[in-house]
RNA sequence: GAAAAAGCUAAACCCAUCGUAAGGUGGGGACGGAAAGCCACGGGUCUUUCGUAGAGUUAAAGACAGCCGGGUUGCC
Numbered sequence: 001g002a003a004a005a006a007g008c009u010a011a012a013c014c015c016a017u018c019g020u021a022a023g024g025u026g027g028g029g030a031c032g033g034a035a036a037g038c039c040a041c042g043g044g045u046c047u048u049u050c051g052u053a054g055a056g057u058u059a060a061a062g063a064c065a066g067c068c069g070g071g072u073u074g075c076c
Stems, first nucleotide, its partner, number of pairs: 008033002013028006031066001037072003041069003044064006050056001
């Protein structure tokens, strides 16, 4: 740096299952992706609880790494 080749991953949707939920896992399926591998560290979004006249993270517990940044490892 991404032309080619060999591979990888897998959105929506459907089914099963776990969870109060966001959502996770497995199967089918491919919209996409060059870190769409991994890490919730900063921001963000979402869920539940708490709380409020309106508020609220100067409340709490979670989810998302395929929202952005950062860290870390890495194939051709």
About this RNA: The RNA shown here (c-di-GMP-I-GGC riboswitch aptamer) has 76 nucleotides and comes from a soil metagenome. The sequence is in RNAcentral, with records from MGnify. Its Rfam family is "c-di-GMP-I-GGC riboswitch aptamer". Rfam links the family to the GO term cyclic-di-GMP binding.